[in-house]
Context: one part of a larger RNA
RNA sequence: UUGGGCGUAAAGGGCGCGUAGGCGGCCGAGCUAGUCCGACGUGAAAUCCCCCGGCUCAACCGGGGAACUGCCUCGGAUACUGCUUGGCUUGAGUCCCGGAGAGGGUAGCGGAAUUCCCAGUGUAGCGGUGAGAUGCGUAGAUACUGGGAGGAACACCAGUGGCGAAGGCGGCUACCUGGACGGGUACUGACGCUGAGGCGCGAAAGCGUGGGGAGCAAACAGGAUUAGAUACCCUGGUAGUCCACGCUGUAAACGAUGGGCACUGUGUUGCGGGUAUCGACCCCUGCAGUGCCGAAGCUAACGCAUUAAGUGCCCCGCCUGGGGAGUACGGUCGCAAGGCUGAAACUC
Repeated sequence: UUGGGCGUAAAGGGCGCGUAGGCGGCCGAGCUAGUCCGACGUGAAAUCCCCCGGCUCAACCGGGGAACUGCCUCGGAUACUGCUUGGCUUGAGUCCCGGAGAGGGUAGCGGAAUUCCCAGUGUAGCGGUGAGAUGCGUAGAUACUGGGAGGAACACCAGUGGCGAAGGCGGCUACCUGGACGGGUACUGACGCUGAGGCGCGAAAGCGUGGGGAGCAAACAGGAUUAGAUACCCUGGUAGUCCACGCUGUAAACGAUGGGCACUGUGUUGCGGGUAUCGACCCCUGCAGUGCCGAAGCUAACGCAUUAAGUGCCCCGCCUGGGGAGUACGGUCGCAAGGCUGAAACUC
């Protein structure tokens, strides 16, 4: 490379937007580039293949044929692909009406609880554990009551629930704002799918500057445990956790399952529409989403199974024995930490 693969064996990019490129709906016309047919020319010789012959055979050599699957030119065909052009509406999008939602951003507000401060009541303990000790407390703690300060998170509702491309999103209100869905079928008329590079988003931890700091808590200190105990348990406790702006760009970023389209059963949850009689329940039906169980089929098995890991097509990413190693070197990005790209010797 051909091929075979990527849920769990190696392998789906963390996610999106989108450039080039690749691929692309229905009907008609034109062209004839691809494509197909025929003919001419060419495709040196040798080699390969077939036949005949020469060295006693063979290798080797000589002769003849075929072949050289290709290219050029000319003529023809027009189904498919392509190009040009005309039209269509089912793909895609726009418009109108409607309901749902922790989707995003900004500002404001609320109550419970923890901690701290002040005051009051009150006295000897509190706290903590397997048991204890360190610790706190007669300078009055713990407990209880009243008042105040401050930060962070939002019990119940809560769901096998919802929203978002992913990361993720949960008190209430207002404003700004994105998307999806249902119904109508008015409009555009293939405007589509994917997407190397590129650009953007991207949990936690971490970094820079400035704030903030209640609780929790790496590091650290002490007390225990233990043979030891640089741990697990306990008492403390700083970064950090929070906010603003900027950086980092990683993850078991998982459904360990890339995106799109088409096709093939049943039960159940939630949203919207219709029927009957206003609503609910029930019944029928459509769409979208989300679970579970299972037919065919697939799978090494486990299992998957209209939300496919089934049957097909299109596009991208990735894999090619284990270790060495996600290391070294180089490049590039970053303030740094480090990220991305990514070997070899050697060894089994």
Overview: A computed fold for a 348-nucleotide part of an RNA from a metagenome, annotated as small-subunit ribosomal RNA, central domain. RNAcentral holds the full RNA, with entries from SILVA. The coordinates come from a structure-prediction model, not an experiment, and the mean pLDDT is 85.